[in-house]
RNA sequence: GGCCCCAUCGUCUAGCGGUUAGGACGCAUGGUUCUCAUCCAUGUAACAGCGGUUCGAUUCCGCUUGGGGCUA
Repeated sequence: GGCCCCAUCGUCUAGCGGUUAGGACGCAUGGUUCUCAUCCAUGUAACAGCGGUUCGAUUCCGCUUGGGGCUA
């Protein structure tokens, strides 16, 4: 240099065009407990960036950025 894959809450991850963007862990508050832990309830917080297609894009397409792999 060429080709391929990946990018979603703090972390791991689901979501194949119309979802309130869901779950687990974490964290916060409350309950339970003599206390801690456990358990229960509630809350918290996300689509890498810029364009395009479309009535509608996290989803499809292009480029950029970052990460990984194969190859010379």